[in-house]
RNA sequence: AGCUCAUCGAGAGGGACUGAGGGAACGGCCCAGUGAAGUCCCGGCAACCGCCACGAGUCCCCUGAUCCGCCCGUCGGACCAGUCGUGGAAACGGUGCUAAUUCCGGCCCACGGCGAGAUACGACGCGGGGAAGAUGAGAA
Numbered sequence: 001a002g003c004u005c006a007u008c009g010a011g012a013g014g015g016a017c018u019g020a021g022g023g024a025a026c027g028g029c030c031c032a033g034u035g036a037a038g039u040c041c042c043g044g045c046a047a048c049c050g051c052c053a054c055g056a057g058u059c060c061c062c063u064g065a066u067c068c069g070c071c072c073g074u075c076g077g078a079c080c081a082g083u084c085g086u087g088g089a090a091a092c093g094g095u096g097c098u099a100a101u102u103c104c105g106g107c108c109c110a111c112g113g114c115g116a117g118a119u120a121c122g123a124c125g126c127g128g129g130g131a132a133g134a135u136g137a138g139a140a
Stems, first nucleotide, its partner, number of pairs: 003138006013042005021031003026105003043098003048094002051088006062082003066078004070073001102132001107129003111125002114122002
């Protein structure tokens, strides 16, 4: 990098150096010299993994920790964990995030009023689903 799953309407910024871009790409619309991006320092938010408690499931096999037994082994047995849900802590671990809903949109469907306006067309608005992207976890 690709694949699978979950989440994406909430939340959280100061300083130093530096100096023109940035918001993934495209179209919009924004942010930026009252300082963008980047690097460093110090904070903060959140709760994905890990951790703790409770409950449910499994309790056939398998894996691991602990304990017991003997005929000491690639042995037998007991018990707990593994999966899911709810809640908790966040002082410590692995990440992440810290303008705007993932800033909005494109593709499909439904609805609404409008265009002298109809079951067609157009732009607009609203809702649902996709696509793409981001983050985490997992598998080969």
RNAcentral holds the sequence, with entries from Rfam. SAM riboswitch aptamer (S box leader) from Nocardioides daedukensis, 140 nucleotides, folded computationally. Its Rfam family is "SAM riboswitch aptamer (S box leader)". Rfam describes the family as follows. The SAM riboswitch is found upstream of a number of genes which code for proteins involved in methionine or cysteine biosynthesis in Gram-positive bacteria. The source organism's lineage runs through Bacteria, Bacillati, Actinomycetota, Propionibacteriales and Nocardioides.